[in-house]
Source information:
The RNA shown here (c-di-GMP-I-GGC riboswitch aptamer) has 76 nucleotides and comes from an Actinomycetota bacterium. The organism belongs to Actinomycetota, within Bacteria. The sequence was found by an Rfam model in a public genome assembly. Model confidence (mean pLDDT): 87 of 100.
RNA sequence: CCCGACAAGGGCAAACCGCCGGCGACGGCGGGACGCAAAGCUCCGGACCUCCUCGGAGGUGGCCGAGCUGCCGAAG
Numbered sequence: 001c002c003c004g005a006c007a008a009g010g011g012c013a014a015a016c017c018g019c020c021g022g023c024g025a026c027g028g029c030g031g032g033a034c035g036c037a038a039a040g041c042u043c044c045g046g047a048c049c050u051c052c053u054c055g056g057a058g059g060u061g062g063c064c065g066a067g068c069u070g071c072c073g074a075a076g
Stems, first nucleotide, its partner, number of pairs: 002076001003073002011036002016031006034062001040068003044065003047060005
């Protein structure tokens, strides 16, 4: 460095519910845990989704890839 254990200490939080924001995709906060070793960050490429005056403008990082950063350390 790869790798990722019925390891240790911790972390995040799907669906669903409440409140708020948005035309919408969806987002924020609280509750809640299906999962996650980058489920940390960036829409850069792709994918999907929404709106549209069809030019475009947006959303998803818990869809894949890429970039940057990071805790722990058994076996191999």